Record summary
Predicted 3D model of a 76-nucleotide RNA (Glycine riboswitch aptamer) from uncultured Sphingomicrobium sp. NCBI's taxonomy places the organism under Bacteria, Pseudomonadati, Alphaproteobacteria, Sphingomonadales, Sphingomicrobium.
[in-house]
RNA sequence: GCACGGGAGAGUCCGUCGCAAGACGGCGCCGAAGGAGCAACCGCCCCCGGAAUCUCUCAGGCACCAAGGACCGAGC
Numbered sequence: 001g002c003a004c005g006g007g008a009g010a011g012u013c014c015g016u017c018g019c020a021a022g023a024c025g026g027c028g029c030c031g032a033a034g035g036a037g038c039a040a041c042c043g044c045c046c047c048c049g050g051a052a053u054c055u056c057u058c059a060g061g062c063a064c065c066a067a068g069g070a071c072c073g074a075g076c
Stems, first nucleotide, its partner, number of pairs: 001076002004073003011027001013026005028062003034058001035056003041050003
């Protein structure tokens, strides 16, 4: 890296359009794609380098379903 299985959180809020599905706007909220930040930690521990599930919420997401999904398991 591939494919299989497991895999959370947060609004069926208000308004407009619409038969509905859904779309847009407002406010509120979530963190486990990605991104950014601190720097615990790691490396050869001087320089230098790597750097989180922490922090931020830019992005993404917020009834059910679907999709996505860090991480875990076993296989190639």